[in-house]
RNA sequence: GGGCUUGUAGCUCAACUGGCAGAGCGCCCGCUUUGCACGCGGGAGGUUACCGGUUCAACUCCGGUCAGGUCCA
Repeated sequence: GGGCUUGUAGCUCAACUGGCAGAGCGCCCGCUUUGCACGCGGGAGGUUACCGGUUCAACUCCGGUCAGGUCCA
């Protein structure tokens, strides 16, 4: 330098061919307990890496940039 692939909540990851962004763990509150833990219920938390394009509508499609992984040279 080139090919492929990944980038979504604090962490690990979903969202099948475009149609309201979710789960588990963690965090906060409540119930339970003499108290803690466990358990149960509820809640907060997101410019979907960045910039542009297509579309009524983009995590999803197209172009570019950045970063990680991998292969080739």

Background: This is a predicted structure of a 73-nucleotide RNA (transfer RNA) from a Minisyncoccales bacterium. Its Rfam family is "tRNA". It is annotated as a transfer RNA. The sequence is in RNAcentral, with records from ENA. The coordinates come from a structure-prediction model, not an experiment, and the mean pLDDT is 82. The organism belongs to Minisyncoccales, within Bacteria.